[in-house]
RNA sequence: UGCAGAGUAGAAACCACGGCGUUAAGUGCCUCCUGAACAGGGAGUUGUCAGUGGGACGAAGAGGGGAUCCUCGCGGUCAUGGUUUCGCAUCCCGCUGCU
Numbered sequence: 001u002g003c004a005g006a007g008u009a010g011a012a013a014c015c016a017c018g019g020c021g022u023u024a025a026g027u028g029c030c031u032c033c034u035g036a037a038c039a040g041g042g043a044g045u046u047g048u049c050a051g052u053g054g055g056a057c058g059a060a061g062a063g064g065g066g067a068u069c070c071u072c073g074c075g076g077u078c079a080u081g082g083u084u085u086c087g088c089a090u091c092c093c094g095c096u097g098c099u
């Protein structure tokens, strides 16, 4: 000098378990504002995530029981754990190996 590589936060799918809703919250979609994070260091978007407000759309219940309870379902539902896969938008520097 050149080439190759490692590693984070986190995300997705599946499984287990426990909740919530089924009197419709949640999820998903559009929009406004605010904020946060993005591998060891620095920068960082029109990307990502979170929160408030607004808008559109929208559902699967059934059985038992004295019961506010139980059982079986349902919801692009939530949390936790496990497995697998993916994983800096991008830029500069660094690290490891070879040269």
Stems, first nucleotide, its partner, number of pairs: 002098004010086007018078002020075003029055003033051004040093004061072004

A computed fold for a 99-nucleotide RNA from Shuttleworthella satelles DSM 14600, annotated as THF (Tetrahydrofolate) riboswitch aptamer. Model confidence (mean pLDDT): 78 of 100. Its Rfam family is "THF (Tetrahydrofolate) riboswitch aptamer". Rfam links the family to the GO term tetrahydrofolate metabolic process. A reference for the family is Ames et al. (2010), "A eubacterial riboswitch class that senses the coenzyme tetrahydrofolate", Chem Biol. Taxonomically the source falls in Shuttleworthella satelles (Bacteria, Bacillota, Clostridia, Lachnospirales).